Context: one part of a larger RNA
RNA sequence: CUGGGCGUAAAGGGUUCGUAGGCGGGCAUGCAAGUCAAGUGUGAAAUCCCUGGGCUUAACCUGGGACGUGCAUUUGAGACUGUGUGUCUUGAGUGUUGGAGAGGGUGGUGGAAUUGCUGGUGUAGGAGUGACAUCCGUAGAGAUCAGCAGGAACACCGGAGGCGAAGGCGACCACCUGGCCGACAACUGACGCUGAGGAACGAAAGCGUGGGGAGCAAACAGGAUUAGAUACCCUGGUAGUCCACGCCGUAAACGAUGAUAACUAGGUGUUGGAGGGAGUUGACCCCUUCAGUACCGGAGCACACGCGUUAAGUUAUCCGCCUGGGGAGUACGGCCGCAAGGCUAAAACUC
Numbered sequence: 001c002u003g004g005g006c007g008u009a010a011a012g013g014g015u016u017c018g019u020a021g022g023c024g025g026g027c028a029u030g031c032a033a034g035u036c037a038a039g040u041g042u043g044a045a046a047u048c049c050c051u052g053g054g055c056u057u058a059a060c061c062u063g064g065g066a067c068g069u070g071c072a073u074u075u076g077a078g079a080c081u082g083u084g085u086g087u088c089u090u091g092a093g094u095g096u097u098g099g100a101g102a103g104g105g106u107g108g109u110g111g112a113a114u115u116g117c118u119g120g121u122g123u124a125g126g127a128g129u130g131a132c133a134u135c136c137g138u139a140g141a142g143a144u145c146a147g148c149a150g151g152a153a154c155a156c157c158g159g160a161g162g163c164g165a166a167g168g169c170g171a172c173c174a175c176c177u178g179g180c181c182g183a184c185a186a187c188u189g190a191c192g193c194u195g196a197g198g199a200a201c202g203a204a205a206g207c208g209u210g211g212g213g214a215g216c217a218a219a220c221a222g223g224a225u226u227a228g229a230u231a232c233c234c235u236g237g238u239a240g241u242c243c244a245c246g247c248c249g250u251a252a253a254c255g256a257u258g259a260u261a262a263c264u265a266g267g268u269g270u271u272g273g274a275g276g277g278a279g280u281u282g283a284c285c286c287c288u289u290c291a292g293u294a295c296c297g298g299a300g301c302a303c304a305c306g307c308g309u310u311a312a313g314u315u316a317u318c319c320g321c322c323u324g325g326g327g328a329g330u331a332c333g334g335c336c337g338c339a340a341g342g343c344u345a346a347a348a349c350u351c
Base pairs, nucleotide, nucleotide: 004322005321006320007305008304012319014201015200016199017198021194022193023192025088026087027086028085029084030083031082033081034080035077036076037075038074039073040072041071042070049065050064051063052062053061054060091191092188093187094186095184096183097182098181099180103177104176105175106174107173108172109171110154115149116148117147118146119145120144121143125136126135162169163168206247207246208245209244210243211242215241216240220236221235222234223233258318259317260316261315262314263313266296267295268294269293270292271291272290273289274288275287276286277285300307301306324351325350326349333344334343335342336341
């Protein structure tokens, strides 16, 4: 390389956009580059193969043929690919009109709770645990009432419900803003799919500068437990958690399942639309249909588990990735980063 694979055995890139490239709908027609056919030239000889001949035979030698899968050129074919032109509407997009939503950003507002402070009432305990103790409290705690301050998170609604490309998103209001779905079939007329490099986004932790700091809480301190206890439990507690700006770029970034398109039994629920039917005419019920989501299940697939119109079934296109375990996602080099480190990525040796 051929071949075989990637849910769980090694293997889907964290996600999206998009450059080159690869691939690409229907009809008509031109060209003839790919493709196919025929002719010509060339493809040295020896060798190999077939068939004759010569050494008594064979090896060996030798005549002829074939082969030399290729290249060039000429003529032709025109289905398919390509390319030019014209055209079409089903792919894709636009428009009109409705719809749902924790999609994103900014500003503002609210109540419950925790904590602290001030004041009142009030007196000896409180807190904590398996049980203790450290701890708080007669300098008046805890409890309770009133007020104030500040930060963070938004109970119920809430749903295996919704939205988002993924990460992720949950109080309320306003403003700015992205995407999606249905109906109509008016417009454009293949404008499409994928996507090496690249760019952007990317939980938590961490880093830089400046704020903020209620609760929680790595580190740390103390108390317990224990043979010990650098832990699990308890009392405290600093970074951090929060905000602004700038980095980092990782994850069991998971559906451990790349994207797009087509085809292939059904059943049950649920979310958002549309059409229709029945009806005490707002909600409910029934049928059809589009888009999502969840469970069960047939064929088929699969070592099995299981998947099963949301495929892991049957196909097509494009990308990424795998090739025994350890060494090792390491060393070296390069690129990136303030650092932590990230990305790329071996070998010796060993089983």